[in-house]
């Protein structure tokens, strides 16, 4: 250059058009413990890379930028 793949809480994953987005881990505060871990209950935190487009209605479906990744040369 040329062809696929991903981009969603702090991390890692779901969510593949229709209730203002789940789960795990971490965070925070209570409970419980002699105290720390475990455990058990609460909270808080992403409007999903960025921009236009389709559509009653997009994390999703298109196009285009940008990042990262792989494969070709």
């Nucleotide at each position: 250059g040329c062809a696929g793949g991903c981009g969603u809480g702090g991390u890692g994953u779901a969510g593949u058009g229709g209730u203002u987005a789940a789960c795990a881990u971490g965070c925070u505060g209570g409970c419980c413990u002699u105290u720390u871990a475990a455990g058990c209950c609460a909270g808080a935190g992403a409007c999903c890379a960025g921009a236009g487009g389709u559509u009653c209605g997009a994390a999703u479906c298109c196009u285009c930028u940008c990042g990262c990744u792989u494969g070709c040369g």
Molecule: transfer RNA
Organism: Patescibacteria group bacterium